[in-house]
Context: one part of a larger RNA
RNA sequence: CUGGGCGUAAAGGGUGCGUAGGCGGUUCGGUUAGUCUGAUGUGAGAUCUCUUCGCUUAACGAAGAACCUGCAUUGGAAACUGCCGGACUCGAGGAUGGGAGAGGCAGGUGGAAUUCCUGGUGUAGCGGUAGAAUGCGUAGAUAUCAGGAAGAACACUCGUGGCGAAGGCGGCCUGCUGGCCCAUUUCUGACGCUGAGGCACGAAAGCCAGGGGAGCGAACGGGAUUAGAUACCCCGGUAGUCCUGGCCGUAAACGGUGGAUACUGGGUGCCGGGGGUAUCGACCCCCUCGGUGCCGGAGCUAACGCGUUAAGUAUCCCGCCUGGGGAGUACGACCGCAAGGUUGAAACUC
Numbered sequence: 001c002u003g004g005g006c007g008u009a010a011a012g013g014g015u016g017c018g019u020a021g022g023c024g025g026u027u028c029g030g031u032u033a034g035u036c037u038g039a040u041g042u043g044a045g046a047u048c049u050c051u052u053c054g055c056u057u058a059a060c061g062a063a064g065a066a067c068c069u070g071c072a073u074u075g076g077a078a079a080c081u082g083c084c085g086g087a088c089u090c091g092a093g094g095a096u097g098g099g100a101g102a103g104g105c106a107g108g109u110g111g112a113a114u115u116c117c118u119g120g121u122g123u124a125g126c127g128g129u130a131g132a133a134u135g136c137g138u139a140g141a142u143a144u145c146a147g148g149a150a151g152a153a154c155a156c157u158c159g160u161g162g163c164g165a166a167g168g169c170g171g172c173c174u175g176c177u178g179g180c181c182c183a184u185u186u187c188u189g190a191c192g193c194u195g196a197g198g199c200a201c202g203a204a205a206g207c208c209a210g211g212g213g214a215g216c217g218a219a220c221g222g223g224a225u226u227a228g229a230u231a232c233c234c235c236g237g238u239a240g241u242c243c244u245g246g247c248c249g250u251a252a253a254c255g256g257u258g259g260a261u262a263c264u265g266g267g268u269g270c271c272g273g274g275g276g277u278a279u280c281g282a283c284c285c286c287c288u289c290g291g292u293g294c295c296g297g298a299g300c301u302a303a304c305g306c307g308u309u310a311a312g313u314a315u316c317c318c319g320c321c322u323g324g325g326g327a328g329u330a331c332g333a334c335c336g337c338a339a340g341g342u343u344g345a346a347a348c349u350c
Stems, first nucleotide, its partner, number of pairs: 004321003007304002012318001014201004021194003025088007033081002035077008049065006091191001092188002095184005103177007110154001114150008125136002162169002206247006215241002220236004258317006266295011299306002323350003332343004
């Protein structure tokens, strides 16, 4: 390279936006670059293949044919692709009218709980465990009442509920702001899909600077347990966890399932919208669009299972895989303050 693959065997990039590129709806006309066809020239010889012939045969050799699948020039065809021009509306987008939502950012604000402080009541214990001890307490703790302070998180509602591209998002109010859905079918007229590089976002932990610090709590100290106990349990407790600004760029970043489009039996639940029937109105019931679950048909699958939210049937584009270990290591390069990240071998070995 050919061929085969990527839910769980090796393999989907963490996610989006988008450059180049690849691919691209219906229809008419033109063109003839791709495409198809004819002719001419060329495609050295040897070799290969076929036929015949020469050495007694073969190897070997000779002659002829075929082949050299290609290239160039030229004549023709016009279905498909491309290109040029015109038209269309179902793809895509816009307009108008509605709608749901923990989507994002900023500012403000509330109550419960916890800890601490002050004061009152009150007295000998409290706390903790399997049982204890360390610890706290007569300098008055625990308990209880009143007042105050602080930080962090928002019980119930809460739901195989909702929103977001992913990471993720949950008290309440206000402002700013992104996306989505439905209805009308009025507008533009293929404006589309994907996307190597690139750019942006990206949990937690970690890093830098400045703040903050209630609770929790790596490290660390102590008490237990134990043969030991650098643990599990208990008493403490620093970084951190929180905020602002700047880095890091990873993850079982998972649906372990890339994106888009079309097609292919159903049943049932929930969320958002529209229509119909019915009604005084609503509910019920029926239809439909979008989303989110469950169960299952055909089909697929090694099986498990998937099954209109496909892992079915197809097309387009990207990423990735090619035995285990060595190794996501070494070296080099790029990025980073560092930690480290990205790219990513070989010897050797089974």
Small-subunit ribosomal RNA, central domain from a metagenome, 350 nucleotides, folded computationally. The full RNA is in RNAcentral, with records from SILVA. It matches the Rfam family "Bacterial small subunit ribosomal RNA". Its family is annotated with structural constituent of ribosome and ribosome in the Gene Ontology. Its mean pLDDT, the model's own confidence on a scale to 100, is 89.